Annotation
The RNA shown here (small-subunit ribosomal RNA) has 1506 nucleotides and comes from a Planctomycetota bacterium. Lineage of the source: Bacteria > Pseudomonadati > Planctomycetota. It matches the Rfam family "Bacterial small subunit ribosomal RNA".

[in-house]
RNA sequence: CAAUUGAAGAGUUUGAUCCUGGCUCAGCCUGAACGCUGGCGGCGUGGCUAAGACAUGCAAGUCGUACGGGUGUAGCAAUACACCAGUGGCGGACGGGUGAGUAAUGAAUCGCUAACGUACCCUCGGGUCUGGGAUAGCCAGCCGAAAGGUUGGGUAAUACCAGAUGACAUAACGCGGAGGCAUCUCCGUGUUCUCAAAGCCGCAAGGCGCCCGGGGAGCGGGCGAUUUCGUAUCAGCUAGUUGGUAGGGUAACGGCCUACCAAGGCGACGACGCGUAGCCGGGCUGAGAGGUUGACCGGCCACAUUGGGACUGAGACACUGCCCAGACUCCUACGGGGGGCUGCAGUAACGAAUCUUCCGCAAUGCACGAAAGUGUGACGGAGCGACGCCGCGUGUAGGACGAAGCCCUUCGGGGUGUAAACUACUGUCAGGGGAAAGAAAGUUCUGAUCUACCCCAGAGGAAGGCACGGCUAACUCUGUGCCAGCAGCCGCGGUAAGACAGAGGUGCCGAGCGUUAGGCGGAAUCACUGGGCUUAAAGCGUGUGUAGGCGGAUGCCUAAGUACCUUGUGAAAUCCCACGGCUCAACCGUGGAACUGCUUGGUAUACUGGGCGUCUUGAGCCGGUUAGGGGCAACUGGAACAGACGGUGGAGCGGUGAAAUGCGUAGAUAUCGUCUGGAACGCCGAUGGUGAAGACAGGUUGCUGGGGCCGAGCUGACGCUGAGACACGAAAGCCAGGGGAGCAAACGGGAUUAGAUACCCCGGUAGUCCUGGCCCUAAACGAUGUCGACUAGAUCGCAGUGACUCUGACGUCAUUGUGGUCGAAGCAAAAGUGUUAAGUCGACCGCCUGGGAAGUACGGUCGCAAGGCUAAAACUCAAAGGAAUUGACGGGGGCUCACACAAGCGGUGGAGCAUGUGGUUCAAUUCGAAGCAACGCGCAGAACCUUACCUGGGCUUGACAUGCCUGGAUUAUCCCUAUGAAAGUAGGGUAGGCCCCGCAAGGGGUACAACAGGCACAGGUGCUGCAUGGCUGUCGUCAGCUCGUGUCGUGAGAUGUCGGGUUAAGUCCCUUAACGAGCGAAACCUUUGCCCUUAGUUGCUAACGGGUUAUGCCGAGGACUCUAAGGGGACUGCCGGUGUCAAACCGGAGGAAGGUGGAGAUGACGUCAAGUCCUCAUGGCCUUUAUGCCCAGGGCCACACACGUGCUACAAUGGCGUCGACAAAGCGAACCGAAAGCGCGAGCUCGAGGAAAUCGCAGAAAUGACGCCCCAGUUCAGAUCGGAGGCUGCAACUCGCCUCCGUGAAGCCGGAAUCGCUAGUAAUCGCGGAUCAGCCACGCCGCGGUGAAUGUGUUCCUGAGCCUUGUACACACCGCCCGUCAAGUCAUGGGAGCCGGGAAUAGCCGAAGUAGCCACACCACGGUGGUUCCUACGCUAGGCUCGGUGACUGGGACUAAGUCGUAACAAGGUAGCCGUAGGGGAACCUGCGGCUGGAUCACCUCCUUU
Repeated sequence: CAAUUGAAGAGUUUGAUCCUGGCUCAGCCUGAACGCUGGCGGCGUGGCUAAGACAUGCAAGUCGUACGGGUGUAGCAAUACACCAGUGGCGGACGGGUGAGUAAUGAAUCGCUAACGUACCCUCGGGUCUGGGAUAGCCAGCCGAAAGGUUGGGUAAUACCAGAUGACAUAACGCGGAGGCAUCUCCGUGUUCUCAAAGCCGCAAGGCGCCCGGGGAGCGGGCGAUUUCGUAUCAGCUAGUUGGUAGGGUAACGGCCUACCAAGGCGACGACGCGUAGCCGGGCUGAGAGGUUGACCGGCCACAUUGGGACUGAGACACUGCCCAGACUCCUACGGGGGGCUGCAGUAACGAAUCUUCCGCAAUGCACGAAAGUGUGACGGAGCGACGCCGCGUGUAGGACGAAGCCCUUCGGGGUGUAAACUACUGUCAGGGGAAAGAAAGUUCUGAUCUACCCCAGAGGAAGGCACGGCUAACUCUGUGCCAGCAGCCGCGGUAAGACAGAGGUGCCGAGCGUUAGGCGGAAUCACUGGGCUUAAAGCGUGUGUAGGCGGAUGCCUAAGUACCUUGUGAAAUCCCACGGCUCAACCGUGGAACUGCUUGGUAUACUGGGCGUCUUGAGCCGGUUAGGGGCAACUGGAACAGACGGUGGAGCGGUGAAAUGCGUAGAUAUCGUCUGGAACGCCGAUGGUGAAGACAGGUUGCUGGGGCCGAGCUGACGCUGAGACACGAAAGCCAGGGGAGCAAACGGGAUUAGAUACCCCGGUAGUCCUGGCCCUAAACGAUGUCGACUAGAUCGCAGUGACUCUGACGUCAUUGUGGUCGAAGCAAAAGUGUUAAGUCGACCGCCUGGGAAGUACGGUCGCAAGGCUAAAACUCAAAGGAAUUGACGGGGGCUCACACAAGCGGUGGAGCAUGUGGUUCAAUUCGAAGCAACGCGCAGAACCUUACCUGGGCUUGACAUGCCUGGAUUAUCCCUAUGAAAGUAGGGUAGGCCCCGCAAGGGGUACAACAGGCACAGGUGCUGCAUGGCUGUCGUCAGCUCGUGUCGUGAGAUGUCGGGUUAAGUCCCUUAACGAGCGAAACCUUUGCCCUUAGUUGCUAACGGGUUAUGCCGAGGACUCUAAGGGGACUGCCGGUGUCAAACCGGAGGAAGGUGGAGAUGACGUCAAGUCCUCAUGGCCUUUAUGCCCAGGGCCACACACGUGCUACAAUGGCGUCGACAAAGCGAACCGAAAGCGCGAGCUCGAGGAAAUCGCAGAAAUGACGCCCCAGUUCAGAUCGGAGGCUGCAACUCGCCUCCGUGAAGCCGGAAUCGCUAGUAAUCGCGGAUCAGCCACGCCGCGGUGAAUGUGUUCCUGAGCCUUGUACACACCGCCCGUCAAGUCAUGGGAGCCGGGAAUAGCCGAAGUAGCCACACCACGGUGGUUCCUACGCUAGGCUCGGUGACUGGGACUAAGUCGUAACAAGGUAGCCGUAGGGGAACCUGCGGCUGGAUCACCUCCUUU
């Protein structure tokens, strides 16, 4: 110098958000244990379990300077020395261990003892005289297995006894003084009583002892105050109990004990009981306050095998002393004895778990001794254990664009990685050796143990554990495939797992690292610091009031609280600070600070408390006045209803969604009259009034409670709250007695329904009503405790009072109380609340602490019962909740649209056939598509092919691609042969690539195409459309879907996009905290409708000319039609009206066309894990003499059946025959095919023309004209079948189309149901094309001809859009979700009982022992025997209490796919819920009363704004 430096969060409820709330994690710690691993040292630490049991050794002895003696040695001996059992002294009450018991006889802190003790030690005073008798040892004998005992003899003392002396000691009585705390104490003094002693050593000096007394130190005994765990599901406890008197006892007070007397004592400030526990200094944690803990070290207490008891002693009721009893154990000769590790080691047992039967008294301390010394498992050390803390090491430096191996890879590379190798160097630790300093002090001596220091060699001997999805630092590959497994929470794993397992890599820590268990923290999650209660858990149903808590103004006193100063204490250690010692640190030393506490004395008096006064504003009283369904009782009224009687009347009534049960010809219903009965009180009436709440309503009277207002009257703080307590307390329910009209649980019947123990209907009993007595609960709600104060307003109602207007009515203003609404600030998670607070404060009470189990069990208490009040746990989950947001949904609402319905027209569903699908069948009937949005779909062409399927026969580098190696011209092409169904297999023949040499023959080289063999690889319509791309369907051509900036909201989000109009449209306009913008809508594009311009061939033909029987046939023409290019035209532009001076709508004019002119193309953000791996592409997986490839045949065409889509019909608006007319759009070369001829016809022959505005297909048909048919299974319809033909094709059997002749089925308009269509549409008629050899096409895609009806509406069905509302849904209603039953597992309640523990009570027995009494002997001390009281253990009895177990039984919790229903969430399809009662398989249903935490519609009131 310093000693107060300290506070972090995250994950998880939701689609998302904010809040509430629990669970979980990160930190620190441990006497630990477990897993893997392990080099050295220092300092600590180590049976937490069985206070269960213990073998063995040791842990308390010492003194010969107290005593007699014995033995040994030396000596001849005297004697000396050493050792020793015994007598005697001191010590064995310390030290050491443990925590069973103990909730106060304990501990901590502070006091008291005037109510006490004290050996050893210190100090002071005084003293130590005279005697005596024993006894152990020893000797002799006896008993006993032993332990041990006994008889006789003799002996010493610092052992024992008697006498003397003796005080400042003790006791009693006096006197004087002092002090205190009531009883008292101390000092001085007088008299009387009582009581002492020991010697030893030494030549001596002297030393050590002994006795009495005083004082001291230290150590103890006792008392008090305060504090000291849980439980009230322990509320009353107590007879020595509480006190007194007397006595006893003790060192000492005291019911400590005894006798007697009195009847007290303790308790919600928690007695008594039960459970648990040694307490503290301290330790751990924490910012602190706290929480938790009491190992090691220190203080106190308790215990010593269990229980009881005393003895000795200064001290004990005594851990290694004694006696007794019990359990256990050992020895035994069976007679009897011994023992006590909760001392140190050690053993087995227990257990997850805890050490050496070590060394030494060298140090420190203790006992004894005069001392030397002896003893000491205290202690000092060593050993074992990573159990903890601390320190050190396992090398250091250099060393590649970077070895190998391994891992990854996009195959390029990257990582491990300067890491290694390699080079150079160092020497800590371990290892070897040496020398000895230090721990040794007052010291001659003394070291169990440890070691500083010096030298030597050599990188040698020394690294692992855990993690890597988020929290949380750290990532990839492979394997696995909801398996195996992981997991602290959330959660991973179902074929691409950073989450499992392995590997590589990485991160963290490091001789350790993880896990488990436990404590604190985070947790403000029990909130003192520092929380809450309208809706999240939480205000008692309401009041009166006891204790308690709190309390108005002012003055004085006091000083308890409070503040400051001060006294003593708060042991040491620990923590903190400074300095110091071990090389550092851990560790240790010295000093300080601190120990927040208790305590002594004093000062202050603002506030609180206490005492005494005064006051009026709180509170109460008084007077006047006032409103009211406040309460109780009696009397009384009308309407309605039901019944009885009578009259009229005559077939129904009643009831429902519709019915039926029911009532009625024995006369109902209806109606009139008379009478009887019970219950409830319409209008007024309300958003209104009263009451503490529950609750209260016809009228009158009586009794009675409370409130408001006004008033200078009175009291004088008399107040507020209120644990217990007491009172009141809807409905239902209970008991007794009445009453009973209506209504109505239960019950009966009828309906509904799959069922209907319900909803609806017909009946109907308790009950509902009254009197008396219980019950005591409700969504008993404002889900908001009571009281007081303060903090903007506006407005309406109810009840008063006052003022103003001359008065009245009315009105205005002010004020008080009360009931509502809106709202500032504030508060709140938000919704909301807001002078009637949920704002700001104060006082007091009640209550909450995750969900479920459960308001349940057990216990207690109340009740007649039903049941109420009080009130858990095991177990289980990671949530359960509140408010608000966006969606979705509703058998919610509003607005709007759509061939959605309605109005119409035509169909389907019935028939036959075609076609697709299901099913079935099959060797195969390939595969896909599955509500709308699969089913004439993929397929715009299955006889072979296609073809993917089946059977059979073949091939294996392959039918197809690329590359490499070998061979060598084997081969390719072509031709031929054999076999075969073909594919293929086997064989033969012919020519023969390029380069060089060569005339050629021939030779050599090469390896490009091809072949053979081989290797890489090909191939797969195999799987996964839930791994994907692309494409497509659908909502839907619906009008929506979003963004930027701004603003609002804590936020998710909202606003914009809502509202008023309008539109086909989020189209446009207006308003507007929004202003703009994008993707969609519209427009731009194509086609069609009118006109113009340009251009006229193959198209056209008006005029002119030519020609023909006739025709644009020819010349010619561009006028027309037409063709195909370009323009124009339509924009709500104009007029009128409506409308907000708007957008727009309605009507009109003009116009070919009018409000998007018609049609098409065009499809937002997204939804459906929609469809497609079999168009294509593609990840992964699978296959490779086959799941690949080739071939033949078969199949995809099957056929009891069911469905979808179509065609043709059922006929007269028709069929048939004859004659006659008018299109558009297409197509044609392996093609269209004219004319002509043949054939009844399909078609055939021939082949002109045509790559086409030229030629052909090509005749359009319905329609029109005329004729026949005459309502019938027909002159309708055409299936089926027979026969004969044609065409295509290699081939029409399975399995093609067409023609002709014949045959002539069902069918006469179609059940429930269902489809399309709003104009050139429906309907109807034909024509063309793609695919294609042909065609199963009646399909599909186009084209034109003829050509309607109906609607101008939105109630309903379906779908859609916007706004709004409810929601327990968010996988979004195909959602969510409840209960019984069945199965499994788990914990738990009851239970006839059974078993065990604990603490008491009563009685019996009664060891040892103290004390008393009696007897006996003894000089004395003392002894022996008996007995009494008390009493341990034990026995008996009835209860109390705790636990275990128990046939059976009750509910509870949990468990991917069990059963029955559908209760709840939407108006959840009967609104739900609360209390109560009854009923029912179950959720539940019904009655009565209550609540809104109910949707919807209407009305009323009120508010806000103008």